[in-house]
Molecule: Bacterial RNase P class A
Organism: Thermodesulfobacteriota bacterium
RNA sequence: GGAGUAGACAAAAUGGUCGCUGCGCCUCAUAGAAGGCGCAGAGGAAAGUCCGAGCUCCACAGGGCAGGGUGGUCGCUAACGGCGACUGGGGGCGACCCCAAGGAAAGUGCCACAGAAAAUAUACCGCCUUCGCGGACACGGAGGUAAGGGUGAAAAGGUGAGGUAAGAGCUCACCAGUAUCCCGGGUGACCGGGAUAGCUCGGCAAACCCCACCCGGAGCAAGACCAAAUAGGAAAGCGCGAGACAGCAUGCUGUUUCACAGGCUGGCCCGGCCUGCUGCUUUCGGGUAGGUCGCUUGAGGCGUCUGGCAACAGGCGUCCCAGAUGAAUGACCAUUGCCCUGCUUUCUGGCAGGGAACAGAACUCGGCUUAUUGUCUACUCCGGUU
Repeated sequence: GGAGUAGACAAAAUGGUCGCUGCGCCUCAUAGAAGGCGCAGAGGAAAGUCCGAGCUCCACAGGGCAGGGUGGUCGCUAACGGCGACUGGGGGCGACCCCAAGGAAAGUGCCACAGAAAAUAUACCGCCUUCGCGGACACGGAGGUAAGGGUGAAAAGGUGAGGUAAGAGCUCACCAGUAUCCCGGGUGACCGGGAUAGCUCGGCAAACCCCACCCGGAGCAAGACCAAAUAGGAAAGCGCGAGACAGCAUGCUGUUUCACAGGCUGGCCCGGCCUGCUGCUUUCGGGUAGGUCGCUUGAGGCGUCUGGCAACAGGCGUCCCAGAUGAAUGACCAUUGCCCUGCUUUCUGGCAGGGAACAGAACUCGGCUUAUUGUCUACUCCGGUU
C1' cells in the first nucleotide's frame, strides 16, 4: 500500500427570528379553540408486523382428535422460533463464518438427464464355462460373473493376499464405518480407549409420516366512563267538554254554537285559519354524534460495585425522559466542526465551491429481519521498502 474479518461509537453543535404540540404559572370591561412567561418535545432502526410477552375483553371441569409451531447440550430470561457458552458437521490459506443439527435399521413415496441397472439390484461392453463343432479362430445359443470399462450428483465398503473356470467378504490381514458391550473423562451434547460381530444397510423427512415438547381466541378501532339532537322502547300524569237542533235503533250518531287544549300567522293582545288524534307533559332505560379515561413510572434509563468465560443477575446512588388524534416535534439565517473536489504553498496551513444518508412515534416492552451515512479499534492474508 492492497484485500479482508470481527466489534464499538456517532447520527452534528451553539445562537437568533418566526411557528406547532403538551404541561405548569400568571393576566383579563371580553373567561376564551384567549394572551403572556417558563419547561419538555422522534429513532437506531420510530419501518416490516415476522416471533415472544405485559395489559384488556371473550371462552374455559378434565382428557382426546384435528390444526400450527419447535427440534444438538447446558445455561440466561417474564417469555421466545431470542441470546450466551460449548459439542458435532461444513466452508475459508487465515482472522473468522455458516448449520431446520431427532428418526431413512417403522411404513408409504420420490430420485430429472445419462446409464444395462437408482434399491427385493442389474448383464451394455468385457471376462469365464459349455453347446452348435475333433482342434484353433470367428459367429450364434445357454449359463456364470459386479474384478475391469462406460453413465451419473450418487453404482451396493477400500487396499493386498488366498481362492476360483472366471469372479465375488467367498475366506484372511490391515484400514474405514455400523451395531452391541466394557473402561476412563465431562452436569451434558459428546470425547478418548478396548472387545465382539463379515454386520457393510445409497440419498431425500424445508415429501407424507413417526417420536418428543409447546400452543384457547381477538386485539388500545382492546376495554371502561360521561352523554346532545332526532327516531324507537317503558312508566306515570293530563286532556278527549257543554248547550241547541235533527235522525232513529232512546242513548248513540250527525250538524252547529260556545268553551278548553295544541299548532300556524303575529313583537304582544284581539282576530283569522287548522286539529281534537297516531294528543300533550314528565320521568326512566338502551344507545349514536361528541367528550374523558386507558396513555405513558416501566421486566425503565444512567453511573458504580459485586458474582459469572459470557448471555445475565444482584446491591447502592441518581434521574423522570414525547404523548399528538384531519394527528405537534418545523422553516430560515449566522458561526463553528466533519467529509469531498479544485487552487495555493507561510505545508498538522490558507482560499473557493459542494455535500451530509435511511427514515417519522400512535398502548407498552424483549428480540429478529430489512433500509442506511460516517468514524474508530482490534485482528488476518498478500505485496513493497528498510